[in-house]
RNA sequence: GGGCUCGUGGUCUAGUGGUUAUGACGCUUCCCUUACAAGGAAGAGAUCGGUGGUUCGACUCCGCCCGAGCCCA
Numbered sequence: 001g002g003g004c005u006c007g008u009g010g011u012c013u014a015g016u017g018g019u020u021a022u023g024a025c026g027c028u029u030c031c032c033u034u035a036c037a038a039g040g041a042a043g044a045g046a047u048c049g050g051u052g053g054u055u056c057g058a059c060u061c062c063g064c065c066c067g068a069g070c071c072c073a
Stems, first nucleotide, its partner, number of pairs: 001072007010025003018056001027043005049065005
């Protein structure tokens, strides 16, 4: 330098065009317990890497840029 894959709450992750983005762990509050753990109930937490485009509508499709990984030179 070229090709391919990936980027989504604090961490990991589902979602491949349709209105309010999924779950787990973690966090907060309450219940339970003498207390802790486990368990139960509720809650907070996301510029969906950035930018432009296509579309009635984009996390999703396309271009460019940034970052990570793999392969080739």
Molecule: transfer RNA
Organism: Halogeometricum pallidum JCM 14848